[in-house]
RNA sequence: GGAGGUGACCAGGCAAUCGCGGGCGCGCAGCCGCGCGUUCGAGGAAAGUCCGAGCUCCAUAGAGCGGGAUGCUGGCUAACGGCCAGUGGGGGCGACCCCAAGGACAGUGCCACAGAAACAUACCGCCGAAGGCGAUGAGCCAGGUAAGGGUGAAAUGGUGAGGUAAGAGCUCACCAGCGGUCGGGUGACCGGCUGGCUGCGGUAAACCCCAUCCGGAGCAAGGCCAGACAGGAGCAGCGGCGGGCCGGAGCAAUUCGGUCCGCCCGCGGGUGGCUCGCCCGUCACGCUCCAGGUAGGCUGCUAGAGGCGGCGGGCAACCGUCGCCCCAGAGAGAUGAUUGCCGCCCGGCACGCCGCGAGGCGCACCGGGAACAGAACUCGGCUUACGGUCACCUCCGGCC
Repeated sequence: GGAGGUGACCAGGCAAUCGCGGGCGCGCAGCCGCGCGUUCGAGGAAAGUCCGAGCUCCAUAGAGCGGGAUGCUGGCUAACGGCCAGUGGGGGCGACCCCAAGGACAGUGCCACAGAAACAUACCGCCGAAGGCGAUGAGCCAGGUAAGGGUGAAAUGGUGAGGUAAGAGCUCACCAGCGGUCGGGUGACCGGCUGGCUGCGGUAAACCCCAUCCGGAGCAAGGCCAGACAGGAGCAGCGGCGGGCCGGAGCAAUUCGGUCCGCCCGCGGGUGGCUCGCCCGUCACGCUCCAGGUAGGCUGCUAGAGGCGGCGGGCAACCGUCGCCCCAGAGAGAUGAUUGCCGCCCGGCACGCCGCGAGGCGCACCGGGAACAGAACUCGGCUUACGGUCACCUCCGGCC
């Protein structure tokens, strides 16, 4: 110098001007509200809504069927499919990284093409000792054989030796697998010794089996108040007298009905300590009540499995304890813009210091750049997007 690995951190700062949202205080205003002051005002992912919870409502005796998720071990946690520490396997020269990692003797299915055969198989080849035909030979047959060839991703442990007619775990040595046993470990598992190779091809992110877990919907959850219209129920007289008008019956007296006015009585309400009195109303475009809960308002709503720091325990995830802090709350949705200075990064071009040197450190000027992205009930995770700094480590090359 190049190429990488792991982890931690930051997400520009200050000032001025102009703006935005919430709370509180003061002032103004008939109301909506306005003004001033003060205080607070996004993220590491606020995102995707993929898991797990809190909270709320509904459902729910218990059990089963069906469905879904998870799947090495130990631990952490409110919980998890998350995290930590390990085991085993895999990748990388390495730092390091990755893994849904139970079961294929419960059953079923599938294994393209090629190949004789992909769970019962002899295509080529080899043998043909013992058996048969031939004459005893050559030869042929029954038969044996997975060592060799060939096909394939995969052909029934691998390599070597013995053995044999040829072969074969048939036998032996080593390796691998399995069983037994001993030792270590909480455990996954590891190591030693030993036994036989009898049966056991692959595939479960194929059906399936086994084990564990799982009710549903979601803050537009839910709770409270409650207009208008519509709905339901109710409210004191079909009271009396007199008069006017209209209509009907009758020759008429009279009588019947409607309507309006006045008075009296009754009833309801108000005033009032009570009675009287006075005032208002007395059948309807009125009033009262009711249930539902629309428009709308309030709540849920942000003090929480909360943040920061110290100490202690633990390899760690995490836990305990002490101290300090309060840190957006919403309504289709505020947290911004401009300018200046400083800081950061990149490029260019000088300079100074240190070092024998490769090189390192500092710094003036000019130009450019600063990403991904915006809370909406709240947490714990995961995943995805994205700019930069630092520390440690690995490999390669050059130089001293």

Bacterial RNase P class A from a Ktedonobacterales bacterium, 400 nucleotides, folded computationally. Its mean pLDDT, the model's own confidence on a scale to 100, is 75. Its Rfam family is "Bacterial RNase P class A". It is annotated as a ribozyme. The gene name in the source record is rnpB. The sequence is in RNAcentral, with records from ENA.